Predicted 3D model of an 86-nucleotide RNA (c-di-GMP-I riboswitch aptamer) from a Bacillota bacterium. The model forms 95% of the base pairs in the Rfam consensus. Model confidence (mean pLDDT): 88 of 100. NCBI's taxonomy places the organism under Bacteria, Bacillati, Bacillota.
């Protein structure tokens, strides 16, 4: 360049949970927190997995379907990128 990465140095990110916020709801955003992470930066493009408001149907105070909604810190794929054997 390319792969690769136990130990290094600079540095990055933030699970749980805990207050505020938005949201139906999954969950997402900001403080606080560190379980972990070499891509735990970016993309929902294929699988998965959660939710089910609106829409449907039903034997109708509920139930059942369903993504346009979440999740890249589930997999896989695409794009990018710090360091160099301590």
């Nucleotide at each position: 360049u390319u792969a690769c990465g136990u130990c290094a140095a600079a540095g990055g990110c933030a699970a749980a949970c805990u207050c505020g916020g938005c949201a139906a709801a999954a969950g997402c955003c900001g403080g606080g927190g560190a379980c972990g992470c070499a891509a735990a930066g970016c993309c929902a493009c294929g699988g998965g997995u959660c939710u089910a408001a609106a829409g449907c149907g039903c034997u109708a105070u509920g139930c059942g379907c369903c993504a346009u909604g979440a999740u890249c810190g589930c997999c896989g794929g695409g794009c990018u990128g710090c360091c160099g054997a301590g």